[in-house]
This is a predicted structure of a 74-nucleotide RNA (transfer RNA) from an Opitutales bacterium. Rfam family: tRNA. Gene Ontology term of the family: triplet codon-amino acid adaptor activity. Its mean pLDDT, the model's own confidence on a scale to 100, is 82. The source organism's lineage runs through Bacteria, Pseudomonadati, Verrucomicrobiota, Opitutia and Opitutales.
């Protein structure tokens, strides 16, 4: 220096190909069960979808540009 992946809830991921209001698992809050704890069961909260731009009626998804992580090559 040059290619390629990846960045989405506290964590580990999915969605993106085919733009339409963002989901799972675990965990965390509550109620039921138990003297209680495990432990089943039921609801619940929690997201600027790395960050800016541009295209669009509409971007987590398209271009683009920058900032990080990992991997190849030289």
């Nucleotide at each position: 220096c040059g290619g390629g992946c990846c960045g989405u809830a506290g964590c580990g991921c999915a969605g993106u190909c085919u733009g339409g209001u963002a989901g799972c698992g675990c965990g965390c809050u509550u109620g039921c069960a138990u003297g209680g704890g495990g432990u089943g069961u039921a609801a619940g909260a929690g997201g600027u979808c790395c960050c800016g731009a541009g295209u669009u009626c509409g971007a987590u998804c398209c271009u683009c540009g920058g900032c990080g992580g990992c991997c190849c090559g030289a």